[in-house]
Molecule: Bacterial large signal recognition particle RNA
Organism: Pseudomonadota bacterium
RNA sequence: CCGCGCUAGGUGGGGAUGUAGCGGCACCCUGUACCCGCAAUCCGCUAUAGCGGGACUGAAGUCCCUUCUGAGGCUUGUCUUUCUUGGGGUCAGGAACUGUGCAAGCGGUGAGGAGGGCUGGGUCCCACGCAACGGGGCUCUAUGAACCCCGUCAGGACCGGGAGGUAGCAGCGGUAAGUAGAUUACCCCGUGUGCCGUGGGGUUACCUGGCCGGAGCUGGCUACCGGGAUACCGCCUGGGAGAGCCUGUCGAGGAAGGGUGCGCGG
Numbered sequence: 001c002c003g004c005g006c007u008a009g010g011u012g013g014g015g016a017u018g019u020a021g022c023g024g025c026a027c028c029c030u031g032u033a034c035c036c037g038c039a040a041u042c043c044g045c046u047a048u049a050g051c052g053g054g055a056c057u058g059a060a061g062u063c064c065c066u067u068c069u070g071a072g073g074c075u076u077g078u079c080u081u082u083c084u085u086g087g088g089g090u091c092a093g094g095a096a097c098u099g100u101g102c103a104a105g106c107g108g109u110g111a112g113g114a115g116g117g118c119u120g121g122g123u124c125c126c127a128c129g130c131a132a133c134g135g136g137g138c139u140c141u142a143u144g145a146a147c148c149c150c151g152u153c154a155g156g157a158c159c160g161g162g163a164g165g166u167a168g169c170a171g172c173g174g175u176a177a178g179u180a181g182a183u184u185a186c187c188c189c190g191u192g193u194g195c196c197g198u199g200g201g202g203u204u205a206c207c208u209g210g211c212c213g214g215a216g217c218u219g220g221c222u223a224c225c226g227g228g229a230u231a232c233c234g235c236c237u238g239g240g241a242g243a244g245c246c247u248g249u250c251g252a253g254g255a256a257g258g259g260u261g262c263g264c265g266g
Base pairs, nucleotide, nucleotide: 001266002265003264004263005262006261009057010056011055012030013029014028015027020046021045022044023043024042034054035053036052037051038050063259064258065257066256067255068254069253072250073249074248077245079244080243081242082241083240084239085238086237087236088235091234093233094232097228098227101224104222105221106220107218108217109216116212117211118210119209120208121207122206123205124201125200126199127198128197129196130194131193132191133190134189135188136187137186139182140181141180142179143178149174150173151172152171157166158165159164
């Protein structure tokens, strides 16, 4: 150095949880790395610690050691930051809302005359009157009583010797109550009627006319003052969920380097 056969070793690891402690099924990360049975209100161990049984690989690597890198988990923090939620207006903050004041700006109005003053009238109230309207009455026309209204009363009835008389229905005419219509005039009552009349009252308000006088008046918008209320933004404060960074810790995988058993034969 080569061949053959063995054995050590390997056939995943880590985090947190749980546990007196360790490991395991289960959970999470990484990764591909045998099979069967047991096992989280647990299963099996006792200090490098799963137990029981089997299979494969096997001294070269993918075995062991060292160094570097490093996924991920856990953890520390009056750190940074995002979202959300509770409280605070006794937060000198910003924003929106609002009533008062002011009259700086804008606007409106004003020398065909502001504000102000004097004065007349109207709207308003009372009394009286007038008109209108509505209703009623009177009046007029028509109609209107089988009988219990009037006049005339045919026929018929009654009285009379007769002449004649009596009562009286129908009819006709008229009239009462009633019904219908008409409104000129007249009378009565009434009124949310009236560019009506007379007298008196009132004049805060509005409208209008005249006179005096000579420049403002207004407070719609903006601004400002000092208030009220609100809680949208910001601020203070408490909590929750997440991200980043820091502290510490464990750490898979990867890279580099180093080391490496026995037997037989040639």